[in-house]
Context: one part of a larger RNA
RNA sequence: CUGGGUUUAAAGGGUGCGUAGGUGGGUUGGUAAGUCAGUGGUGAAAUCCCCGAGCUUAACUUGGGAACUGCCAUUGAUACUAUCAGUCUUGAAUACCGUGGAGGUCAGCGGAAUAUGUCAUGUAGCGGUGAAAUGCUUAGAUAUGACAUAGAACACCAAUUGCGAAGGCAGCUGGCUACACGAGCAUUGACACUGAGGCACGAAAGCGUGGGGAUCAAACAGGAUUAGAUACCCUGGUAGUCCACGCCCUAAACUAUGGAUACUCGACAUACGCGAUAAACUGUGUGUGUCUGAGCGAAAGCAUUAAGUAUCCCACCUGGGAAGUACGAUCGCAAGAUUGAAACUC
Repeated sequence: CUGGGUUUAAAGGGUGCGUAGGUGGGUUGGUAAGUCAGUGGUGAAAUCCCCGAGCUUAACUUGGGAACUGCCAUUGAUACUAUCAGUCUUGAAUACCGUGGAGGUCAGCGGAAUAUGUCAUGUAGCGGUGAAAUGCUUAGAUAUGACAUAGAACACCAAUUGCGAAGGCAGCUGGCUACACGAGCAUUGACACUGAGGCACGAAAGCGUGGGGAUCAAACAGGAUUAGAUACCCUGGUAGUCCACGCCCUAAACUAUGGAUACUCGACAUACGCGAUAAACUGUGUGUGUCUGAGCGAAAGCAUUAAGUAUCCCACCUGGGAAGUACGAUCGCAAGAUUGAAACUC
């Protein structure tokens, strides 16, 4: 390389949009590039293969044939692919009507809790732990009440719930905005799928500038524990946690399961639509779940939301370690990220 694979053994890109490319619905006609058939030319000799001949045989030498699976030209075939022209509606999209939701973004508002401050009541403890101590407190703490200020997060509702491409999204109200689904059918008429590069988004932590700073809390300090304790526990506490703008681009970024289409037994639950019905109930669509068949699987298990049966496209794997390291390159303010070996060793 071929082959075989990628939930858990090595292996699905963090996610989307999309360029090139690859692949692509029904039907009619033209062309004949691929494809198929015939004919002609060429395909040196030797070699290989077959039938013979010559050295006593074989190796060896040699005659003939076949073959040289290829290329060129030409004449045809037209099912499939391609291409050109037309046409169709079921794939796809659009419009109308309706519905849904923690989808996004900006602004305003709310209550509980916490902390701090002031005042009041009140007196000796509070706090913390396995037990303590550090700590706070007669300069009046803790506790209780009133008022004020601040920042952050939104109890209950809450769910195997919902929405989003993923990351993710939850107090209430409003503005702007995106999406999905359903029903009838109206319009376009294959406009589709995937997608190397590319572009965009991308938790937390971290970085830059400027704000903010209640809580919690790396680092740090102290108290304990312990043989020690650079920890677990306790008292404090700075970056950070929050906001704006700009970077970083990584996660067990997980369903450890790429996307699309078609097909293939059932049962139950649930979210949101549509239809029928007096209601119970039932039909149907799109999601979200549980269980169980056939089938698949090494098994665990998966099982119409497939890991089943098939097709198309992309990504990735090829013994363990060295190593996601070195070197080079690209990106970054840095931290580092991306790409990514070998010697050697088992």

Small-subunit ribosomal RNA, central domain from an uncultured bacterium, 346 nucleotides, folded computationally. RNAcentral holds the full RNA, with entries from ENA, Greengenes and SILVA. Rfam family: Bacterial small subunit ribosomal RNA. Rfam links the family to the GO terms ribosome and structural constituent of ribosome. The prediction has a mean pLDDT of 88.